[in-house]
RNA sequence: GCCCCUGUAGCUCAGCCUGGCAGAGCGGCACUUUCGUAAAGUGUAGGCCGAGGGUUCAAAUCCCUCCAGGGGCU
Numbered sequence: 001g002c003c004c005c006u007g008u009a010g011c012u013c014a015g016c017c018u019g020g021c022a023g024a025g026c027g028g029c030a031c032u033u034u035c036g037u038a039a040a041g042u043g044u045a046g047g048c049c050g051a052g053g054g055u056u057c058a059a060a061u062c063c064c065u066c067c068a069g070g071g072g073c074u
Base pairs, nucleotide, nucleotide: 001073002072003071004070005069006068007067010026011025012024013023020057028044029043030042031041032040050066051065052064053063054062
């Protein structure tokens, strides 16, 4: 230098191909239960989807550029 993959909640990841309400598990908080803790149960908060721009009535999703991480080739 060229090519490919990844980036979404505190953590691990779905969702993207085929545009239409942003989700799960774990974790956090509150409550119930217990003498107390753990476990269990119920409820709840938390993300302008790596950044910018474009297309569109509408973008996490399609297009362009860039940033970060990983891998391959020379």
The RNA shown here (transfer RNA) has 74 nucleotides and comes from an archaeon. The prediction has a mean pLDDT of 84. The sequence is in RNAcentral, with records from ENA. It matches the Rfam family "tRNA". Its family is annotated with triplet codon-amino acid adaptor activity in the Gene Ontology. It is annotated as a transfer RNA.